[in-house]
Context: one part of a larger RNA
């Protein structure tokens, strides 16, 4: 390195725009650079590949006289690729109509519930466990009932549901705003498709500044429980959890399954169009499931949403430990992150 591979065996980047590169629709002319044909000259010798010869054969070595392979010049093909003009609509965009939806920021609004504080009512408990205690409480709890105070999170609907690139989105409501879909075919004319570097966005923890703090809670303290209990269970309880901002930048960031095209038996569900029409029939187009044929797979399964059948670009793998660790460098306030070996083992 080449062959082979990536759902689970080692192994898909967390996700997207994107630049450089690789790749790239249907036709017309020209071009002859790359392809492809022929001709010429050179390309020391040695090797190299055949032919024949010498050592007994082989290795090895000698002569003959050839081919090869590349390179350079010239003449010629032009189907393929390039280049350079020019045209096309079906790729991909635009407009136009429609409707979808927990998309996204921002504000404003409700109501149950929880917790506290005021006030009444009211007596001795309450809470909590497997059982107890710590704990609250005669200074009047708990319960009940009015009134008020702040914080979180949105019961029902709800769904095997929808969106969104991913992480992620659920009470109403408004304003901005963003997208795919579906029908139309007016435009534009290959504008496309992947994407090392970048760049952006990234769940919870965590960090910094200020606020907020009702419920839950790391740490922490106390009661138990046990042999011990730095646990499990109780009763408390900061940090956090919540708001701006700004930083961190991982995760079993999963579907452990990269993007994008094409091509392939069916059957069923359902979510947004639309065509249809007496229709609850039935088509289509764009998605979520669900079961199956061929195939494929090591099986377990995948199966038009592929793990099939080609194609094009990325990206990753190479026996287990050692180690995602150590050395150096970039990042970060820090916690860490990122790239990442090696002796040594088995």
């Nucleotide at each position: 390195u080449u062959g082979g591979g990536u759902u689970u065996a080692a192994a898909g980047g967390g996700u997207g725009c994107g630049u450089a590169g690789g790749c790239g629709g249907c036709g017309u002319u020209g071009u002859a650079a790359g392809u492809c044909a022929g001709u010429a000259u050179u390309u020391a010798a040695a090797g190299a590949c055949g032919g024949c010869a010498g050592c007994u054969u082989a290795a090895c070595u000698g002569u003959c006289g050839g081919u090869a392979u590349g390179g350079u010049a010239u003449u010629g093909a032009u189907a393929c690729u390039g280049c350079a003009a020019u045209g096309c609509u079906u790729g991909a965009g635009u407009g136009a109509a429609g409707a979808c939806g927990a998309g996204g920021u921002a504000g404003g609004c409700g109501g149950a519930a929880u917790u506290g504080a005021u006030a009444a009512u009211g007596u001795a408990g309450c809470g909590g466990u497997g059982a107890a205690a710590u704990g609250c409480a005669u200074a009047g709890a708990u319960a009940u009932u009015a009134u008020c105070a702040g914080g979180a999170a949105c019961u029902c609907c709800g769904a095997u549901u929808g969106g969104g690139a991913a992480g992620c989105c659920a009470g109403c409501u408004u304003a901005c705003u963003a997208g795919g879909c579906u029908u139309u075919a007016a435009c534009u004319g290959a504008c496309g498709c992947u994407g090392a570097g970048g760049c952006a966005c990234g769940a919870a923890a965590g960090u910094g500044u200020g606020g907020g703090g009702a419920g839950c809670a790391a740490a922490c303290a106390g009661g138990a429980u046990u042999a011990g209990a730095u646990a499990c269970c109780c009763u408390g309880g900061u940090a956090g959890u919540c708001c701006a901002c700004a930083c961190a930048g991982u995760a079993a960031a999963c579907g452990a399954u990269g993007a994008u095209u094409a091509c392939u038996c069916g059957a069923u569900g359902u979510u947004g169009g639309c065509c249809g029409g007496c229709a609850u029939a039935g088509g289509u187009c764009a998605g979520c499931g669900u079961c199956c044929a061929a195939g494929c797979g090591a099986a377990a399964g995948c199966g038009u949403u592929a793990a099939g059948u080609a194609a094009u670009c990325c990206a990753c793998c190479u026996g287990g430990g050692g180690a995602g660790u150590a050395c150096g460098c970039c990042c970060g306030c820090a916690a860490g992150g990122g790239u990442g070996a090696a002796a040594c083992u088995c």